Predicted 3D model of a 535-nucleotide part of an RNA (large-subunit ribosomal RNA, domain I) from a Candidatus Curtissbacteria bacterium. Its Rfam family is "Bacterial large subunit ribosomal RNA". Gene Ontology terms of the family: ribosome and structural constituent of ribosome. Model confidence (mean pLDDT): 83 of 100.
[in-house]
Context: one part of a larger RNA
RNA sequence: CGUUUAAUGGAUGCCUUGGUACAACACACCGAAGAAGGACGUGGAGGGCUGCGAUAAGUACCGGUUAGCUGCCGUCAAGCUAUGACCCGGUAAUUUCCGAAUGGGGAAACCCCAGUUUUAAACUGACUCUAUAUUGAAUACAUAGGUAUAGAGAGGGCACCGCCUGAACUGAAACAUCUAAGUAAGGCGAGGAAAAGAAAACAAUUAGUGAUUCCCUGAGUAGUGGCGAGCGAAAGGGGAACAGCCUAAACCGAGUCUUCGGACUCGGGGUUGCGGGACUCAAAUGUGAGACCACUUGAAAUAGCUGAACAACCCGGAAUGGUUGACCACAGGAAGUGAAAGUCUUGUAAGCGAAAUUUUAAGCGGCUCUAUGAGUAUCCCAAGUACUGCGGGGCACGUGGAAUCCUGCAGGAAUCUGGCUCGACCAUGAGCUAAGGCUAAAUAUGUGUUGUGACCGAUAGUGAACUAGUACCGUGAGGGAAAGGUGAAAGAGUACCCCGGAAGGGGAAUGAAAAGUACCUGAAAUUAAACGCUA
Numbered sequence: 001c002g003u004u005u006a007a008u009g010g011a012u013g014c015c016u017u018g019g020u021a022c023a024a025c026a027c028a029c030c031g032a033a034g035a036a037g038g039a040c041g042u043g044g045a046g047g048g049c050u051g052c053g054a055u056a057a058g059u060a061c062c063g064g065u066u067a068g069c070u071g072c073c074g075u076c077a078a079g080c081u082a083u084g085a086c087c088c089g090g091u092a093a094u095u096u097c098c099g100a101a102u103g104g105g106g107a108a109a110c111c112c113c114a115g116u117u118u119u120a121a122a123c124u125g126a127c128u129c130u131a132u133a134u135u136g137a138a139u140a141c142a143u144a145g146g147u148a149u150a151g152a153g154a155g156g157g158c159a160c161c162g163c164c165u166g167a168a169c170u171g172a173a174a175c176a177u178c179u180a181a182g183u184a185a186g187g188c189g190a191g192g193a194a195a196a197g198a199a200a201a202c203a204a205u206u207a208g209u210g211a212u213u214c215c216c217u218g219a220g221u222a223g224u225g226g227c228g229a230g231c232g233a234a235a236g237g238g239g240a241a242c243a244g245c246c247u248a249a250a251c252c253g254a255g256u257c258u259u260c261g262g263a264c265u266c267g268g269g270g271u272u273g274c275g276g277g278a279c280u281c282a283a284a285u286g287u288g289a290g291a292c293c294a295c296u297u298g299a300a301a302u303a304g305c306u307g308a309a310c311a312a313c314c315c316g317g318a319a320u321g322g323u324u325g326a327c328c329a330c331a332g333g334a335a336g337u338g339a340a341a342g343u344c345u346u347g348u349a350a351g352c353g354a355a356a357u358u359u360u361a362a363g364c365g366g367c368u369c370u371a372u373g374a375g376u377a378u379c380c381c382a383a384g385u386a387c388u389g390c391g392g393g394g395c396a397c398g399u400g401g402a403a404u405c406c407u408g409c410a411g412g413a414a415u416c417u418g419g420c421u422c423g424a425c426c427a428u429g430a431g432c433u434a435a436g437g438c439u440a441a442a443u444a445u446g447u448g449u450u451g452u453g454a455c456c457g458a459u460a461g462u463g464a465a466c467u468a469g470u471a472c473c474g475u476g477a478g479g480g481a482a483a484g485g486u487g488a489a490a491g492a493g494u495a496c497c498c499c500g501g502a503a504g505g506g507g508a509a510u511g512a513a514a515a516g517u518a519c520c521u522g523a524a525a526u527u528a529a530a531c532g533c534u535a
Stems, first nucleotide, its partner, number of pairs: 001532007013520001014485002018456002020453009029156002037098003040053003044076002048072002059092006068080003103112003113125004127153009160191001161189005171178001175226001201209002213240005223231002244438003247382001251268007273416001275381004279375004288369003292366002295363008304352003310325005326343002328332001334346003387411007397423001418433005472479002493519001496507004
C1' cells in the first nucleotide's frame, strides 16, 4: 500500500404522526354573574403532559351510540358495565387562591379586619360617573357637602380597523430638497368587522350621471420631480353589493326663572334645491316601509344512521400479487388491513336524522315611521362659521399659474334678489345647497370544517412531527435548543447450557429475516485483526 472480516459513525434511500400555502363554506368579541392568564391542588400506587377544582382524569339531566371500560401510560391491584358503562353532542351544577382584583395591606397565588345572621357556616364591605330619593353648612330662601337605592364603567383580545405621535438604515451609485414613509415603533379607541356614506358631488358648454365601499380597466397614462432617484392620479367604462333616514331654526303649547327686554327645559311642528318650510285657506282616512320585538313554519350548525358487489388455485412468513372465472357501480375519492384491494374493514355516491342550545329565511301580529293642493312674500333655513391675509399640513401635485380639503395667528359676511363649486382670476352658463347627526350589504382579518398543491419530508418543513416556547442561558428585558423509524405480531423482547466479577459473548430458542429495544437501510472520515505485496 492492497484485499478481506469486523468495529466506529449516522450520511443516503424509503417512510410520516408534523408543518406550509391557497380556495370554498360557516362563525366571530370575552369580563364585577369576576375575564384573559396563572399558582396550588386533584388518581389505589403518580414523575411529566392532558383533564378537572375540596362535588377536583370528575357531578346531574336531556339526546346519540354501543360492548366493552377505568386519558397519554404500556404494570399491578381494586372495580364499573344490557337497570346501558366507557365514548360523542347539548344544557346545567360545582368551580380553592392569585389576577381589573374591588374590605385593608402586600415581596402575585399570602397576611390582617369590620358588620349582618338561623353564629361548626354563609354573605356584605374598593373607586368613579349617572339617575332618583332624602338630609343639609358658612347664610334667610337656597347651594355646596353627606347618606341611601338603582344602573354603568374599569381589565383582556393573534391579526384586521380608526385617530394621534412618528424615526433611521437605505436609494439618489457622495449628499442637503427628495426617497425609505406617514413605513417601523409608541399612544388612545372601537367592533365582529371597523372606517366611509345620502352631494354646498361629478361632468359638460351638443349633452348627461346620481350616497358610500371593494374589484377589473383607464394606466405606469395625465401629471409631479435637485424635471435626478423616484412618486403617480382622476373622470369615464365593466362588475360585486345596493337603502335610505333623523335633527336645528321659523311658528304653536306647557312649565321654571326673570333685571320684565327675555332666557332655559319639555311636547307639537319641520327637514328641502323643478328651492323648501313656517303662515293663511282647502282637502284626505288610508298607503307603503322598517335596520325593532314576539309567535308560527321552513332551512342550517352543534352527536349520528342506512349504504352495492369475489371466489378458487399458485408462489410466499403473510395475498391486496399471478392465473382462471365472476359481480357492483348516482359508489373505480381516500385511509387501513402481514406485499400492490371497486367487491375484507372504515368509508365513498345517494338518502335519512335532534330532546337541548344557537343562527337564519318567509309569513303573521305588535310597535315605530311615513302622505296632498293653492295662495302670499311677513318670518326661518346650522357664526367667530364661510371667506381674506400670514404660517403650515394634506391632496399623485416638492409654491408652482395652484384651485379644492384641514387648520395655528389676525381680521371677519350674507339668509334665497342669499350662498358654494366648475384647477389662478373675471364674465356668461351649468351643477349644488356648507358650517348637526345616524345608516345594512358588497371589503379586511382570525378561528372551525372540507378540499387542493410541478409545497417540505426530520440539518427540510413552524423555533417546536418527541415532556417545546420545554431543557438550558441571563439580575432582567430577553435569548433559546437537541431529540422521529425493531417487527406483521413483543399477549414472539432470547427458556435452558457454557465463559466472565460484571459488561459482554458462544451455543440453543423466537422470527420471513436478528431486525435484539445502543434495534429499518447503514456511505465516508477513522480503528483493529488476518493475509498478500514492497527497496